Notes: Large-subunit ribosomal RNA, domain I from a bovine gut metagenome, 542 nucleotides, folded computationally. It matches the Rfam family "Bacterial large subunit ribosomal RNA". Gene Ontology terms of the family: ribosome and structural constituent of ribosome. The RNAcentral record of the full RNA draws on MGnify.

Context: one part of a larger RNA
RNA sequence: GGCAUAAGGCGGAUGCCUUGGCACUGGGAGCCGAUGAAGGUCGUGAUAAGCUGCGAAAAGCUGCGGGUAGGAGCAAAUAUCCAUUGAACCGCGGAUCACCGAAUGGGGCAACCCGGCUGGAGCAAUGUCCAGUCAUUCCUGUGCGAAUCCAUAACACAGGUAAAGGAAACCCGGGGAACUGAAACAUCUAAGUACCCGGAGGAAGAGAAAGAAACCUCGAUUCCCAAAGUAGCGGCGAGCGAAAUGGGAAGAGCCCAAACCGAAGACUUGUCUUCGGGGUUGUGGACACCAAUAAGACGAAGAAUACAUAGCGGAAGCGCUCUGGAAAGUGCAACCGCAGAGGGUAACAGUCCCGUACGCGAAAUGUAAUCUAGUUGUGGUGUAUCCAGAGUAGCACCGGACACGUGAAACCCGGUGUGAAGCAGGAGGGACCACCCUCCAAGGCUAAAUACUACCCAGUGACCGAUAGCGUAUAGUACCGUGAGGGAAAGGUGAAAAGAACCCCGGGAGGGGAGUGAAAUAGAAUCUGAAACCUUAUGCUU
Numbered sequence: 001g002g003c004a005u006a007a008g009g010c011g012g013a014u015g016c017c018u019u020g021g022c023a024c025u026g027g028g029a030g031c032c033g034a035u036g037a038a039g040g041u042c043g044u045g046a047u048a049a050g051c052u053g054c055g056a057a058a059a060g061c062u063g064c065g066g067g068u069a070g071g072a073g074c075a076a077a078u079a080u081c082c083a084u085u086g087a088a089c090c091g092c093g094g095a096u097c098a099c100c101g102a103a104u105g106g107g108g109c110a111a112c113c114c115g116g117c118u119g120g121a122g123c124a125a126u127g128u129c130c131a132g133u134c135a136u137u138c139c140u141g142u143g144c145g146a147a148u149c150c151a152u153a154a155c156a157c158a159g160g161u162a163a164a165g166g167a168a169a170c171c172c173g174g175g176g177a178a179c180u181g182a183a184a185c186a187u188c189u190a191a192g193u194a195c196c197c198g199g200a201g202g203a204a205g206a207g208a209a210a211g212a213a214a215c216c217u218c219g220a221u222u223c224c225c226a227a228a229g230u231a232g233c234g235g236c237g238a239g240c241g242a243a244a245u246g247g248g249a250a251g252a253g254c255c256c257a258a259a260c261c262g263a264a265g266a267c268u269u270g271u272c273u274u275c276g277g278g279g280u281u282g283u284g285g286a287c288a289c290c291a292a293u294a295a296g297a298c299g300a301a302g303a304a305u306a307c308a309u310a311g312c313g314g315a316a317g318c319g320c321u322c323u324g325g326a327a328a329g330u331g332c333a334a335c336c337g338c339a340g341a342g343g344g345u346a347a348c349a350g351u352c353c354c355g356u357a358c359g360c361g362a363a364a365u366g367u368a369a370u371c372u373a374g375u376u377g378u379g380g381u382g383u384a385u386c387c388a389g390a391g392u393a394g395c396a397c398c399g400g401a402c403a404c405g406u407g408a409a410a411c412c413c414g415g416u417g418u419g420a421a422g423c424a425g426g427a428g429g430g431a432c433c434a435c436c437c438u439c440c441a442a443g444g445c446u447a448a449a450u451a452c453u454a455c456c457c458a459g460u461g462a463c464c465g466a467u468a469g470c471g472u473a474u475a476g477u478a479c480c481g482u483g484a485g486g487g488a489a490a491g492g493u494g495a496a497a498a499g500a501a502c503c504c505c506g507g508g509a510g511g512g513g514a515g516u517g518a519a520a521u522a523g524a525a526u527c528u529g530a531a532a533c534c535u536u537a538u539g540c541u542u
Stems, first nucleotide, its partner, number of pairs: 001541009015527001016492002020464002022461007029453002031166002039100003042055003046078001050074002061094006070082003105114003115134007136163002138160006170201001171199005181188001185235001211218002222249005232240002253445003256389001260277008282423001283388004287382005296376003301372003305368005311360003319332002322329001334351002336340001342354003394418007404430001425440005479486002499526001502513004
């Protein structure tokens, strides 16, 4: 030095565990903000570094309701207090709420600096302090009032629970790539995706036919299944890719403009403006005449009801025995069950605790549907005249969007130019024309079925179990970076701290006794404790 065996050290695999995650389901909620948000800074405790809570009234103040014997958060210990005259704790409402931040009196290198006005405190006076107020834009009103006579702009003042900023995804709109695929690449694809910007809502958008069909008809929109990877589009390459229709979910329809009538006002005296009535459709309305006052819709405030936001009741063994440190286990023999879901308790508990089934409950706040005042809301006949959305439809050129790449390319949208009809009218039916059929553009609103989940509640898992599962069993921390940004590691004594008084060695660390405990090779570097690696002892061997 090697090998073997044994005992240790180091190490932290494995097993078991779970405070944490992951993915969903069913409900709820779907916003917050100048009444100052989201997010922070700094404070705040008897002692207080961090977290949590709170805000100079500072782990809190207050009213109401619940609640019950303990309490002063995580978090020990001491001190001092609070509490059956009801504390702590929980819910609802209120008060306070420093400074920064849209940040808004002005400034600024966020959490700082400096002011004006009004009122007050204080001082001999000044400095100082306290409360309120002072940004901009928009809207409404009033005043004043240029060039420029009237006027208007500008300006000033007052009022506004108007805006601004934040928030996970979903939604609509305005812009809009490339990698890639085409086995290269340019049309094409990726893709109207990513990304940027604007806007809104709890959903958004769409929506009551100038539709779809096919000579039969249907009857707003949206979503799902089928039609169908079909018809088509396509360097007819790669690829892209419908609709009618059928079956389901849901279901809801309405309001203006105009003609006409009335009122007020204006001025150029026959028109215009404003307001009210009227009216809304593929044929209707005005107008004239007749009959009638419907179904339904909206709905302030209140009422009772239900639900949510605290809670309350809730069956049956303090059974015996054995093992054990410990009984919930064994044996014996009971009971309850609309409750044998689950968790805890010294091992495995229906009957020990919390609960569970079931039943009950709100002073206050919120939500929902219902009821009540009121508002709105009708039908027929006639058809001479009047009305029925114009720089619109259409057309030309150029684009976009339609599954459709210019194609025979309709339909829809836009830019530039041109530019109708007016109910004996107009549009569409995939170039175009005829016939036929369907519909009524150029104004607007509209629930539900659908999408999503930052957030709250309840629950589920042939999901993970600490190199897994979220990056985090908590941390966006430590740390890195000028910055945008990047971004960890780290769980487990024991049933209970009973966490080792006291003695000994030592400066301490550490250890030996003693003691606790079922166990201390469970001793805090703490469950189990593999391997590599190290040491000691013994044997064999070189």